[in-house]
Predicted 3D model of an 88-nucleotide RNA (c-di-GMP-I riboswitch aptamer) from Luminiphilus syltensis. The source organism's lineage runs through Bacteria, Pseudomonadati, Gammaproteobacteria, Halieaceae and Luminiphilus. The RNAcentral record of the sequence draws on Rfam and Ribocentre.
RNA sequence: GCUGCUUAAAGGCAACCCCGCUGAAAGGCGGGCAACGCAAAGUCACGGGUCUAACGGGCGCAUGCCCUAUGACAGCCGGACUGCCGAU
Numbered sequence: 001g002c003u004g005c006u007u008a009a010a011g012g013c014a015a016c017c018c019c020g021c022u023g024a025a026a027g028g029c030g031g032g033c034a035a036c037g038c039a040a041a042g043u044c045a046c047g048g049g050u051c052u053a054a055c056g057g058g059c060g061c062a063u064g065c066c067c068u069a070u071g072a073c074a075g076c077c078g079g080a081c082u083g084c085c086g087a088u
Base pairs, nucleotide, nucleotide: 012038013037017032018031019030020029021028022027036075042081043080044079046078047077048076049073050072051071056067057066058065059064
């Protein structure tokens, strides 16, 4: 000097709940409150998984029931891209 690990520092995100908007719903967005937690809890739906079931299909006298993603979840896991610090 470089790399790794650990510990710290500066910070970051924001669970739950409430309200409003939006959506068929799952969910999403915004505000408030408050931190459950997260070293990527930053971005991406590529793979797996999970949620919803509008349209569609099947059953039923019927209220309905079942199947189904083209809808959603990145704070489910993997993967891809990017990023802060790094003392002793």